This is a predicted structure of a 483-nucleotide part of an RNA (small-subunit ribosomal RNA, 3' major domain) from an uncultured bacterium. The RNAcentral record of the full RNA draws on ENA, Greengenes and SILVA.
Context: one part of a larger RNA
RNA sequence: UGACGGGGGCCCGCACAAGCGGUGGAGCAUGUGGUUCAAUUCGACGCAACGCGAAGAACCUUACCUGGGUUUGACAUGCUGGUAGUAAGGAACCGAAAGGGGACUGAACCCCGCAAGGGGAAGCCAGCACAGGUGCUGCAUGGCUGUCGUCAGCUCGUGCCGUGAGGUGUUGGGUUAAGUCCCGCAACGAGCGCAACCCUCGCCCUCUGUUUGCCAGCGGGUCAUGCCGGGUACUCUGAGGGGACUGCGCCGGAUAACGGCGAGGAAGGUGAGGACGACGUCAAGUCAUCAUGGCCCUUAUGCCCAGGGCGACACACGUGCUACAAUGGCCGGUACAAAGGGUCGCAAACCCGCAAGGGGGAGCCAAUCCCAAAAAGCCGGCCUCAGUUCAGAUCGGGGUCUGCAAUUCGACCCCGUGAAGGCGGAAUCGCUAGUAAUCGCGCAUCAGAACGGCGCGGUGAAUACGUUCCCGGGCCUUGUACA
Numbered sequence: 001u002g003a004c005g006g007g008g009g010c011c012c013g014c015a016c017a018a019g020c021g022g023u024g025g026a027g028c029a030u031g032u033g034g035u036u037c038a039a040u041u042c043g044a045c046g047c048a049a050c051g052c053g054a055a056g057a058a059c060c061u062u063a064c065c066u067g068g069g070u071u072u073g074a075c076a077u078g079c080u081g082g083u084a085g086u087a088a089g090g091a092a093c094c095g096a097a098a099g100g101g102g103a104c105u106g107a108a109c110c111c112c113g114c115a116a117g118g119g120g121a122a123g124c125c126a127g128c129a130c131a132g133g134u135g136c137u138g139c140a141u142g143g144c145u146g147u148c149g150u151c152a153g154c155u156c157g158u159g160c161c162g163u164g165a166g167g168u169g170u171u172g173g174g175u176u177a178a179g180u181c182c183c184g185c186a187a188c189g190a191g192c193g194c195a196a197c198c199c200u201c202g203c204c205c206u207c208u209g210u211u212u213g214c215c216a217g218c219g220g221g222u223c224a225u226g227c228c229g230g231g232u233a234c235u236c237u238g239a240g241g242g243g244a245c246u247g248c249g250c251c252g253g254a255u256a257a258c259g260g261c262g263a264g265g266a267a268g269g270u271g272a273g274g275a276c277g278a279c280g281u282c283a284a285g286u287c288a289u290c291a292u293g294g295c296c297c298u299u300a301u302g303c304c305c306a307g308g309g310c311g312a313c314a315c316a317c318g319u320g321c322u323a324c325a326a327u328g329g330c331c332g333g334u335a336c337a338a339a340g341g342g343u344c345g346c347a348a349a350c351c352c353g354c355a356a357g358g359g360g361g362a363g364c365c366a367a368u369c370c371c372a373a374a375a376a377g378c379c380g381g382c383c384u385c386a387g388u389u390c391a392g393a394u395c396g397g398g399g400u401c402u403g404c405a406a407u408u409c410g411a412c413c414c415c416g417u418g419a420a421g422g423c424g425g426a427a428u429c430g431c432u433a434g435u436a437a438u439c440g441c442g443c444a445u446c447a448g449a450a451c452g453g454c455g456c457g458g459u460g461a462a463u464a465c466g467u468u469c470c471c472g473g474g475c476c477u478u479g480u481a482c483a
Stems, first nucleotide, its partner, number of pairs: 001483002003480003007477007015467002019431005026322008034313002042053002064308007073130001077129007088105002093100002109120004132297002135295003141291002143286003146282001148280001153192006159168003172183003198274004203242005209236001218229003245268001248262005324424001328383007340371003345364002350359003390421001395416007437459007
């Protein structure tokens, strides 16, 4: 000087408390451990591994296994030699394919030359140099990332103090979300952080209006509809601007910073959310995104192919979904979104099918058309507390769609079957407001395949006395046998 303490003081954070909903019990989905296996490819391991890399494993992917094949190689560059019936295409035949095989067809470019022909290059063949490796080392590395932590800290220059390590500044009194600001002070300044500048949302204005909106005001038309003329007022689209700064008033405070209350206002006192992550820590993670030193394999640890595996199942754990019902289930009717996507595409009306879906193709490169129905809600009806009209696992049968192909191993539909489950031990998680809870919708990946992920809106709470305690952290101080 740090680190640590079941030392002290001060102060924060859904840290506890207050409150609401869960997990832990059930079934299923998914990840992991374990076990098994020819293989169940690899990585990730307290917080910070475990719906994680994987924004999508039937083949492919694929790195694993078994078997078949192949060596100058699937791919790059260079050198030597050869090559017109050459390169390229390729029938029969063998084969699971890869591959082998070659009937037959059969070129082109540049230079010289009338031509014949000669030379060169590409391609191909043989050989050489090399390629190749998801093989090892993240304790050799770059880059990128997680984490403490959006925590309020981390430092420097000069001066001053100390023999020195170092201290001071950065401590102190107040204050703040904040090393934020004020005051004081052997310090005076400065940098990286904080804040602000950026994006979205909330109010208003201007502009924009032939595909959005509107009988708002007019005209026309219809069973009806912005359907048509017309208009740009409103909603809205998107560009620009205004607006909030403790600016104003009162009170408290050191006449300070700042705090409390109030007015006005769409909005207050960082308005809400996002992007943004200091010096560093964990030899944290990644050699399998990529890059890269070293090491290792080079008829194989490379390469091609078929099939299998990554999907195994006595078990154990994590994360989720669906439930256990009556603020519920089922049936019928009837409303109200936002944000997205669409030409390899989204697909309306209409017809067929109980349905998945099929036929059909209008329209749309999309403020125009389509996906599209939003669901919870509201209205009416049935059920009457029962393992049930709860719940839907499992299994049997039949089917649809994608795709070369759904047996291992897809999703969905219909009929039948209806399991566990009656609210969950010890323990444990999230959340302070348009949040939790609950309801549906979209997108990426993607042929197909989400209960995951990323977004969107609808409905919409309860509680916070307080900081003694648990966890993490900040500042000052104290002790130390630790560095």
Description: The coordinates come from a structure-prediction model, not an experiment, and the mean pLDDT is 87.